Context: one part of a larger RNA
Molecule: large-subunit ribosomal RNA, domain II
Organism: Anaerolineaceae bacterium
RNA sequence: GCCUGCGAGUUAAUUUUUGUGGCAAGGUUAAGAGAGAGACACUCGAAGCCGUAGCGAAAGCGAGUCUGAAUAGGGCGAAUGAGUCGCAAGGAUUAGACCCGAAACCGGGUGAGCUAACCAUGGUCAGGGUGAAGCGAGUCUAAACGCUCGUGGAGGCCCGAACCUACUAACGUUGCAAAGUUAGGGGAUGAACUGUGGUUAGAGGUUAUAUGCCAAACGAACCCGGAGAUAGCUGGUUCUCCCCGAAAUAGCUUUAGGGCUAGCGUUAUGUGUUCAGUAGCGGAGGUAGAGCACUGAAUGGGCUAGGGGGCUUAUAGCUUACCAAACCCAAUCAAACUCCGAAUGCCGUUACUCCAGAGCAUAACAGUCGGACCGUGGGAGAUGAGUUUCAUGGUCGAGAGGGAAAGAGCCCAGACCAUCGGCUAAGGUCCCCAAAUCUAGACUAAGUGGGAAACGAUGUGGAGUUGCUGAUACAACCAGGAGGUUGGCUUAGAAGCAGCCACCCUUUAAAGAGUGCGUAACAGCUCACUGGUCGAGUGAUUCUGCGCGGAAAAUGUAACGGGGCUAAGUCUAGUACCGAAGCCAUGGGUUUUAGUGUAAAAACUAGAGCGGUAGGGGAGCGUUCUGUCAGCGGUGAAGGAUGACUGUAAGGACAUCUGGAGCGGACAGAAGUGAGAAUGCAGGC
Repeated sequence: GCCUGCGAGUUAAUUUUUGUGGCAAGGUUAAGAGAGAGACACUCGAAGCCGUAGCGAAAGCGAGUCUGAAUAGGGCGAAUGAGUCGCAAGGAUUAGACCCGAAACCGGGUGAGCUAACCAUGGUCAGGGUGAAGCGAGUCUAAACGCUCGUGGAGGCCCGAACCUACUAACGUUGCAAAGUUAGGGGAUGAACUGUGGUUAGAGGUUAUAUGCCAAACGAACCCGGAGAUAGCUGGUUCUCCCCGAAAUAGCUUUAGGGCUAGCGUUAUGUGUUCAGUAGCGGAGGUAGAGCACUGAAUGGGCUAGGGGGCUUAUAGCUUACCAAACCCAAUCAAACUCCGAAUGCCGUUACUCCAGAGCAUAACAGUCGGACCGUGGGAGAUGAGUUUCAUGGUCGAGAGGGAAAGAGCCCAGACCAUCGGCUAAGGUCCCCAAAUCUAGACUAAGUGGGAAACGAUGUGGAGUUGCUGAUACAACCAGGAGGUUGGCUUAGAAGCAGCCACCCUUUAAAGAGUGCGUAACAGCUCACUGGUCGAGUGAUUCUGCGCGGAAAAUGUAACGGGGCUAAGUCUAGUACCGAAGCCAUGGGUUUUAGUGUAAAAACUAGAGCGGUAGGGGAGCGUUCUGUCAGCGGUGAAGGAUGACUGUAAGGACAUCUGGAGCGGACAGAAGUGAGAAUGCAGGC
């Protein structure tokens, strides 16, 4: 991992609701007893319980009663009667209460054959080195001290095996080994190592303290018990079909991944269009927009208090390219501004449409309280986020199908079943790939299309405005482009051309006190300006369509899905076709409404519905056992295998083979009643 088997809403009591049955102003027995072969059958047993009357704290009174001084008022009642006992089912409560699962807590025991410390008694430490004290001799001295030699053999001394250890590295890491091997390292007469026997026990021991060790996982051992501890948590929870079908919100919560009530779902009963939509009529309102009349903000100008600066004859006055209140003019801004003010939405009412799983009420049963994205209106954020938080609508959630290459949330569209039928939606129609290489007119040349901004540009199309132009424009070519003068100043120099000031006059067809290069300064080139040649358009600018640049990323083209495309790109107009589980057609199923029909059903006719998670409701299939009835079986039961049969499904027959002794059917009843998942449990492979 697979296969087979086992594996989870049970039982009891109490209570509530529904269905059903008995009796009914009543209903019913409990313990117990009787009879009986036995039984869930029968007969006793009214104690008790529920109901038939309420009100009051109560005494109590009573269709009333309580409060109260009250005959008032008010509260709760009556007037308006249905219960009760079984059975079955749904829920609740108490119990382990659908199943498995803690870490823990407590009690009683078992452990020091591992290890920690200690006690008692034993054992072990090759060999080599060093050479303390003490002692002796010699020497020295007045005597000592001292010195030298010898002797001696101390030490948590030195080197190094056994032994102990575990500092480093590699290997090992399903190992040789649940801690090792190899090569090195450390200690090796000591606080050494070690054998045996013993002591200390979990709220504890022991510890040269590492929270270490206490029998291979110790911040509190292990075993058994309380015990099915508790688990607002995770996982799992077993047959079928039919109908409906949510929520991810509000309030409160030691509450936020839990709960309670409401909201939204289902079922039953009642009501019977009350719902919704549209139209008419009548309302409330201060948003979008707009505006500046208020409150504020804010720009320019005018006017003009006040202030600042300057002058001054200084208690006065003059002045001002300064600041500036108020006022006036012009142009603005505002969620917490409004002289104004929609569209929608909301409320009421009338009419019409509408019968849909619309509305409303009561009862019972839920689930939901993590939502996601998209469009729109806002807040937060950086007018960031696949961000966050509200509102409103949609989809997903719980929704399949077609499109978007691929795709929860986008576009189209809501799947009862069948059909080798038809029409369409979004989207498409050259090939992959179903359908136009369709029609007409434009644009694009960038493979733009098929990724991106500020900004940049004689790309190109369209629509304008405005110059110059046969009195010859624009471009090009030929020629001129001068004189006063090197203007003045400045400067080393400054001559058109570093800079400052001025920018005149003359000759002219024209020529700046000079447009740009250039020189140290001149020079030189050039431009403006003018003439000629030429001969028809040529400049500036605004709006706009489509393009261009801006444009760099990591495996491989890789920013059309691919091929490929100059349309098979883009815009405008049109026709045809393709295209879905949409719609239609044909047949069938089922639910429901209305009608016919019936004792009740069945059946028929005509409509409508039938995606679905949590969840509610309905109807069934199958397994084991029990009762009743009728059956099958060695002429072969159950079980097993195979098969082209049958039912809408769970399923059910039949035939053959196998097997070798029991078994099914109908109607009732009762459950240890259905397996694929729980890192499920056991076995097999």